A computed fold for a 156-nucleotide RNA from Aneurinibacillus danicus, annotated as c-di-AMP riboswitch aptamer (ydaO/yuaA leader). The organism belongs to Aneurinibacillus, within Bacteria.

């Protein structure tokens, strides 16, 4: 000089997750997110086979509606996290790609250069949605181009 590991402390990211108050507590309270909840607006579905109407056409068919049977399959929240697609007997495995996301230290916009593109809930149920009702306030982390224009603060 460099990397890594531990501990305080400042600062700084992802995020709704901060702050103030309370016998150091159980709480409470403001802020900022989330669900559910009306008028109106929007939506109201698949395949087969049978019967019956009506239309169209020609002696057989087709279409369109109802109604029975049978088989299939569920939905939706939180999040940026969806979707194609190769490997693989197959996996909650192993790659490519992408809709979107975020970061590089005042802010915006361009450039440029790193990265994520999970997970988890509910439980047959939710479209919007005023009033109302209700929940959450974790968790996990350490970036550097001292880039252009712009504007804005602050300091001498």
């Nucleotide at each position: 000089c460099c990397a890594g590991c531990u501990u305080g402390a400042u600062c700084g990211c992802u995020g709704a997750g901060u702050c103030c108050u309370g016998a150091u507590a159980a709480g409470g309270g403001a802020g900022c997110g989330g669900g559910g909840g009306a008028c109106c607006c929007a939506a109201u579905c698949g395949c087969a086979g049978a019967u019956a109407a009506c239309g169209a056409u020609g002696u057989u068919u087709c279409g369109u509606u109802a109604u029975c049977u049978g088989c299939a399959u569920g939905g939706g929240g939180u999040g940026a996290a969806u979707c194609c697609u190769g490997g693989g007997u197959a996996a909650u495995c192993c790659g490519g790609g992408u809709a979107g996301g975020g970061c590089g230290a005042c802010u915006c916009u361009c450039a440029c250069g790193c990265c994520c593109g999970a997970a988890u809930c509910c439980g047959u149920c939710a479209g919007c949605u005023a009033a109302c009702c209700u929940c959450g306030u974790a968790a996990g982390c350490g970036u550097g181009u001292a880039g252009a224009g712009a504007g804005g603060a602050g300091g001498a």